A computed fold for a 63-nucleotide RNA from a pig gut metagenome, annotated as transfer RNA. The RNAcentral record of the sequence draws on MGnify.

RNA sequence: AUUAGCUCAGCUGGUUAGAGCGUCGGAUUGUGGUUCCGAAGGUCAAGGGUUCGAAACCCUUAU
Numbered sequence: 001a002u003u004a005g006c007u008c009a010g011c012u013g014g015u016u017a018g019a020g021c022g023u024c025g026g027a028u029u030g031u032g033g034u035u036c037c038g039a040a041g042g043u044c045a046a047g048g049g050u051u052c053g054a055a056a057c058c059c060u061u062a063u
Stems, first nucleotide, its partner, number of pairs: 001063002005021004014052001023039005045061005
């Protein structure tokens, strides 16, 4: 260091976990691509602890 298939954000612990790319659907197009609109997709590496509340803090483990 480990967060969506990939690349990464996520403030001092707080109310719905996000972006770009990709995927899928639709519009546009003679077809494809481009462009536009929309959607799906996450046990936040695993297990425990602290706390009213953990992606975030502590411990152990894995890579």